[in-house]
This is a predicted structure of a 1666-nucleotide part of an RNA (large-subunit ribosomal RNA, half A) from Pinctada margaritifera.
The prediction has a mean pLDDT of 83.
Context: one part of a larger RNA
RNA sequence: AGUGAUUAGUGGAUGCCUUGGAUCUAGAAGUCGAUGAAGGACGUGAUUACCUGCGAAAAGUCUCGUGGAGCUGGAAAUACGCAAUGAAACGGGAAUGUCCGAAUGAGGAAACUCAACUAAAGUAAUGUUUAGUUACUUUGUAAUGAAUACAUAGUUACAAAAGAGAUAAACCAUGUGAACUGAAACAUCUUAGUAGCAUGAGGAAAAGAAAAUACAAAUGAUUCCGUCAGUAGCGGCGAGCGAACGCGGAAGAGCCCAAACCAGUUAAUUCUGGGGUUGUAGGGAUCGUUUAUGUAGAGUUACAAAAUGUCUGUAUAGUAGAACAAGUUGGGAAGCUUGGCGACACAGGGUGAUAGCCCCGUAUAUAAAAUGCAGACAUCUCUUAAUGAUUACCUGAGUAAGGCGAGGCACGUGAAACCUUGUCUGAAUCUGCCAAGACCAUUUGGCAAGGCUAAAUACUAACUAGAUACCGAUAGUGAACCAGUACCGUGAGGGAAAGGUGAAAAGAACCCCGGAAGGGGAGUGAAAUAGAUUCUGAAACUAAUUACUUACAAGUAGUCAAAGGGCGUUAAUGCUUGAUGGCGUACUUUUUGCAGGAAGGACCGGCGAGUUAUGUUAUCGUGCAAGGUUAAGGGGAAAAAACCGGAGCCGUAGAGAAAUCGAGUCUUAAUAGGGCGCUUAGUACGAUGAUAUAAACCCGAAACCAAGUGAUCUAUCCAUGAGCAGGUUGAAAAUUAGGUAACACUAAUUGGAGGACCGAACCAGGGUACGCUAAAAAGUGCUUGGAUGACUUGUGGAUAGGGGUGAAAUUCCAAUCGAACUUGGAGAUAGCUGGUUCUCCCCGAGAUAACUUUAGGGUUAGCGUUGAAUGUUAAAUAUUGGGGGUAGAGCACUGAAUACAGAAUGGCCUCACCUAGAGGUACUGACUGUAACCAAACUCCGAAUACCAAUAUGAAUUGUUCAGCAGUCGGAACGUGGGUGAUAACGUCCACGCUCGAGAGGGUAUCAGCCCAGACCACCGAUUAAGGUCCCAAAAUAGUGUUAAGUGAGAAAGGUUGUAAGGUUUCACAAACAGCUAGGAUGUUGGCUUAGAAGCAGCCAUCGUUUAAAGAGUGCGUAACAGCUCACUAGUCGAGAACCCUUGCGUCAAUAAUGUAACGGGACUAAAUACUAUACCGAAAUCGUGGAUAUUUUAAAUAUGGUAGGGGAGCGUUCUUAUUACAGCGAAGCUAUACCGUGAGGAGUAGUGGAGUGGUAAGAAGUGAGAAUGCCGGUAUGAGUAACGAUUCAUGGUGAGAAUCCAUGACGCCUAUUGAGGAAGGUUUCCUGGGCAAGGUUCGUCCACCCAGGGUUAGUCAGGGCCUAAGGCGAGGUCGAUAGACGUAGUCGAUGGACAACAGGUUGAUAUUCCUGUACUUCCUAUGAGAGCAAUGGAGUGACGAAGAAGGAUAAUAUUACCACUUAAUGGAUUGUGGGGUAAGUAUCAAGAUCGACAUGUUGGUAAAUCCGCAUGUCAUUAAGAUUAAGAUAUGAUGCAUAGUGAAAGCUUCGGCAAUUAAUGAAUUAUAUGAUUUCACACUUCCAAGAAAAGCUUCUAGCAUCAAUCUCAUUGGAACCUGUACCGAGAACGGACACACGUCCUCAAGAUGAGUAUUCUAAGGCGAGC
Repeated sequence: AGUGAUUAGUGGAUGCCUUGGAUCUAGAAGUCGAUGAAGGACGUGAUUACCUGCGAAAAGUCUCGUGGAGCUGGAAAUACGCAAUGAAACGGGAAUGUCCGAAUGAGGAAACUCAACUAAAGUAAUGUUUAGUUACUUUGUAAUGAAUACAUAGUUACAAAAGAGAUAAACCAUGUGAACUGAAACAUCUUAGUAGCAUGAGGAAAAGAAAAUACAAAUGAUUCCGUCAGUAGCGGCGAGCGAACGCGGAAGAGCCCAAACCAGUUAAUUCUGGGGUUGUAGGGAUCGUUUAUGUAGAGUUACAAAAUGUCUGUAUAGUAGAACAAGUUGGGAAGCUUGGCGACACAGGGUGAUAGCCCCGUAUAUAAAAUGCAGACAUCUCUUAAUGAUUACCUGAGUAAGGCGAGGCACGUGAAACCUUGUCUGAAUCUGCCAAGACCAUUUGGCAAGGCUAAAUACUAACUAGAUACCGAUAGUGAACCAGUACCGUGAGGGAAAGGUGAAAAGAACCCCGGAAGGGGAGUGAAAUAGAUUCUGAAACUAAUUACUUACAAGUAGUCAAAGGGCGUUAAUGCUUGAUGGCGUACUUUUUGCAGGAAGGACCGGCGAGUUAUGUUAUCGUGCAAGGUUAAGGGGAAAAAACCGGAGCCGUAGAGAAAUCGAGUCUUAAUAGGGCGCUUAGUACGAUGAUAUAAACCCGAAACCAAGUGAUCUAUCCAUGAGCAGGUUGAAAAUUAGGUAACACUAAUUGGAGGACCGAACCAGGGUACGCUAAAAAGUGCUUGGAUGACUUGUGGAUAGGGGUGAAAUUCCAAUCGAACUUGGAGAUAGCUGGUUCUCCCCGAGAUAACUUUAGGGUUAGCGUUGAAUGUUAAAUAUUGGGGGUAGAGCACUGAAUACAGAAUGGCCUCACCUAGAGGUACUGACUGUAACCAAACUCCGAAUACCAAUAUGAAUUGUUCAGCAGUCGGAACGUGGGUGAUAACGUCCACGCUCGAGAGGGUAUCAGCCCAGACCACCGAUUAAGGUCCCAAAAUAGUGUUAAGUGAGAAAGGUUGUAAGGUUUCACAAACAGCUAGGAUGUUGGCUUAGAAGCAGCCAUCGUUUAAAGAGUGCGUAACAGCUCACUAGUCGAGAACCCUUGCGUCAAUAAUGUAACGGGACUAAAUACUAUACCGAAAUCGUGGAUAUUUUAAAUAUGGUAGGGGAGCGUUCUUAUUACAGCGAAGCUAUACCGUGAGGAGUAGUGGAGUGGUAAGAAGUGAGAAUGCCGGUAUGAGUAACGAUUCAUGGUGAGAAUCCAUGACGCCUAUUGAGGAAGGUUUCCUGGGCAAGGUUCGUCCACCCAGGGUUAGUCAGGGCCUAAGGCGAGGUCGAUAGACGUAGUCGAUGGACAACAGGUUGAUAUUCCUGUACUUCCUAUGAGAGCAAUGGAGUGACGAAGAAGGAUAAUAUUACCACUUAAUGGAUUGUGGGGUAAGUAUCAAGAUCGACAUGUUGGUAAAUCCGCAUGUCAUUAAGAUUAAGAUAUGAUGCAUAGUGAAAGCUUCGGCAAUUAAUGAAUUAUAUGAUUUCACACUUCCAAGAAAAGCUUCUAGCAUCAAUCUCAUUGGAACCUGUACCGAGAACGGACACACGUCCUCAAGAUGAGUAUUCUAAGGCGAGC
């Protein structure tokens, strides 16, 4: 380490349970709100964080009932209390009811701020407090009252339970109105008048009493249900859409105005009353006739309208309510046993297990002070004649109708009626008008252009009661639990997880270990392995113990065999372990084909996919049958059944386009022929298969559309504020001088321009390195660009997705942009991918054709299966008979094509040159002949096979027909015949075959497609196939040859004197072949050529001689010769030798990447190879034995591989019904197990567990998981690995414990920041005491963590009570389908204007807030003095840019007189260190800056003006005066502060703390430098020309004259609301973090320096949480 066993942990499945859900039924209800709702905020308790209740009268108050002993909410605790004088609790009625919210006095950032008036309290008065009123619109009444005379508009007052707003995500009506989608594309069409948005109403809404429907008679408002009917129709006549009449039912109800006429009334043709209301017309008027006031009728939903009483019923609390004991087991009885009892009550729940008789209840009976509802009755209220004749008065007008354009009707413009109307026209008047699907006639029906109307119908948020073949904690609501919570998002919006101790807390006293947490004992309990996230307690995963095994071993891990060891069973060939050996590449998907290195799964558990409705069709079952059957509805204990209901549907007759006819009919001239029919079976319900419409097996887009939410990021713009160290350059212009006739021009000086220069802050982001599971979802280091400008930035605002914005990149619009985000349409669609869950049995494909916007999809056929019918029809073989034009062959045709011969024609040359010709030719070559030859699109010929037919054999899983259901349309290799390609491809396309696919077994080492062979199961039997027989490894070390190359055991052209076999020819004892010895000569250096050429550069010739033989020379060689050599010859040797041809086996050619690596390995000379013979081995083949299933009546026989797919039979799960059983003497679940079954599965036993559960027969389904990058949870691995986010030590202290806390010392870091103060934002983080579980990237005694307590003090600071900007809202108003948009008056709105306090001290934590001192502002009051006061109107002021330069002053800094301490042993000189201050206010001065003053007149300033403006005059221009102004001095200050000196009480751990305390307390001058502060936007210059209002001053209108009001002085008073702690950042803000990032303003020491650069250092702060 493995396997097994055991015991634990972790974890939370399973079982059981249910307080919560789901779906319905019945009843009742269907609103609430200005009498302030819904919904909230804040409060409220003795202690109270949350929930619940309630509202300052605050877990409650009053009253009336019920109730009857306890109560004081969840909530368990303690305390105080309440209650028979009736508490608590329940019900009816009342009171109170803060603030927000329609929100309504005004405003507003909801729960806040600020008012006015009336009344009251209080004050000397103001301030303050309490109660009430004060919005807008509409309507009504009244008053007032413009232009404009009357009047009207308008304004004002009063009144009105008027309106508004909420809801139930439902139902209804109306306005507006998509898209995805379907049409296999798409545009009409469809989706769909759907979704959405908007408006409005009610308990229902809408519709509704015929200008109707019909055409057979007729019916008689509307609505709803069934049917008619998927019919008539509409329709790119596609997809689809789709009535009505009629019939059967539910329910039923009808009425009122306008008008004619009359009366009254009015300015009126105004109003009121009477009258009257219809179609077989009616009414009015006129003239008549009859009847007649006491009966009749109606009524509170329409038809007119108000109320009271009585009774009954009912709703909102209640009350009574039968009947049991013992024994037994047990912790407990309701179980079991025995014996009883009740029942108009055996529904249900509870009680320590299962209860009719224990409790609550149940059946039944009964009850209401009060407030509702319903009904009846009474009172009450209202109404009331009919008809005849005449007349022609009335009977709904910009209407009906028409034209054009649309929409709605099932009806898409169609022949298009009918309804509605945007627009243009425009009737009739009862002798009239409308309709009946163009239109006309006839006929029939009706009377439009006014209105109301219950029921039957739709829905269910909330209430009451109940039900379920619904769920049971991953289910059921998102939510069983403090859930629309936590959390996420700017926002719209999104949105979880989480149940169980026990009968009872009896929740573990006490002891021990430990700092604690925790644990061990003890105790409780039936049980503590029920001990607190506690029932049961599976698996993954993690441990411990133990038996066996394991340290030479190569491994889809199992299986078969098996020694040894251990154990001891559901007792039987037992279990476990497993040395060793044989065989053996997971699963699913997708594929021609996967171990695949193609996809999916880390593991375990739970969840997770063909359902439902309605049609159609087939099969099966059941009922009835020439018939079958009901639907809606009625009925009914309840939602059931019986029963009723015959409308309707299907069938019973068909044929035809139809008229029509009919067992026939149509076609036709036909009585011919033919087509379709007739000679009988249906129908209703149920089940199953398939299909259509619906999301339709599940998961999955990118997209499209609608309505909303976003400009806290970013883009641009608007308003108002802020920022930019320092240095440099030196434009225009000016001045002076020179110069010119005058300019010009020149020089110097002054000057200070600039999208100027250098360079910090600031902004940016060019380069580079790092970072890239970051410190950071864009940064850091170094470097770089801009840095007075088209600059940067704060605050507030504007623009919104079919859009905005854009110095333009499709850039940005909240980490998202070629069209944001959120929710909805919506389960869009997906010819695409993935997934799709138990078993056994039977059969069993396809990857082809045709068509296809089709090619990875479909339809039909082919091939499969199941049922029925038919009944030898099929395959195969044999025989016979057929047609054919392939292979082959051939050249007769068509073409191709070679040689030779002949050869016409034509060309060329010569002669000739005429009208002819002749000759030649190495030109062409039809055609002919001879010989040889080629062809898919040649054939004079022509098979084998195949195919067709007949006959015979042939009996099986045959064929054929009909019907149900499919799957398949990607194929693959191999062999053969071809096309294509390159006679390439594991290429591609056909044909025939076969295998794989869907096929296992044996062989080929391995290897879908090759060879053998088709697996029902078992066997330690037999025989063979392919292929093998030396070892691995079963079987032969057989025979005869060949090979020598390890060829075998990879390869070509080409080579080869390798070897074997065969063959032809030649030489050879007259001496061959090879070797050795010798010769190899001469004419001659042949001639020519050449500089030379002598055998041997080249050309020509190549003879002769001597010889045994010897070339005018085979090769080497020389400049040329020379030299060497060969041919040839002799000698020596002594037997075979040589060339060539054919064949077998070899050999060379022969080179690749990790390692032999081209026999499977060892090895082999056979164990290679050729041939031959015999034997053996060898498979799931065949045979044998046993068994199973199917076909078949049985037996026998035969069959039983299988993917897609078809068919059949079963197992199991949950619930229901019936029945029968089990269970505290122990159910389910879980753990273990050696039993049974072919299998899915089922028992038994033991343990655990502690309350339910089976069998049988049926039924109903949320019914079976291993895979979906599935969902949720748990647990591994990686791994004790990466990382721990920018630098210290020592000593002491505390403590259980210290690298980390505290103290001290040392060292280091920051210096325009790591210091100090604010804004935003955060929201208690602040301070004190305590703590250490979690958080803190380690630790922790510490903390920004946890617990408890405490802390923020204002007339003057900031904001409000003042003002206005951008912009917002917006009475009236204008516009607009709705929603709403714009906008006047007005009202909000700071980032701006206005506006009064300073210094010091003090706390643990606050201070311009408290205290001390000294001030100021507003208001009130009293007294005094004085004065007319004074707009919501006029005028002025307020009131504004940038840059630049110069100056004054101060802050500040340095030095210093002086002072204190110190130093030098002590004195002193000396040295060193420190100090060397002080506000607002008041008074007086003041660098300066700006301005003329007065008088008169005056058409302007919307009225007026003494004011302003303008004009004129006088005076003054230096000065005076006025306005303004930093600052200085004095005072404030006999104060405060300050270096220094420096106690005590008290406490104490004896160290100290108290104590930087109280107290005391010196000097306090001068000089220098000098700001970015201030004088002050004052001055100068420039062009881009630089808020508004309040406030303040003044003027009048007006008011007023004893008063009020105002000013000054003094006295005494008054002075509201909010903020105020702390951080303000390398830990409190925004970035998910204690994050190297981002974030506005202010202050600014010393040295160096131009400087806020740089480096170093103060004050102060830090040392970065391993």
NCBI's taxonomy places the organism under Eukaryota, Metazoa, Bilateria, Mollusca, Pinctada. The RNAcentral record of the full RNA draws on SILVA. Rfam family: Bacterial large subunit ribosomal RNA.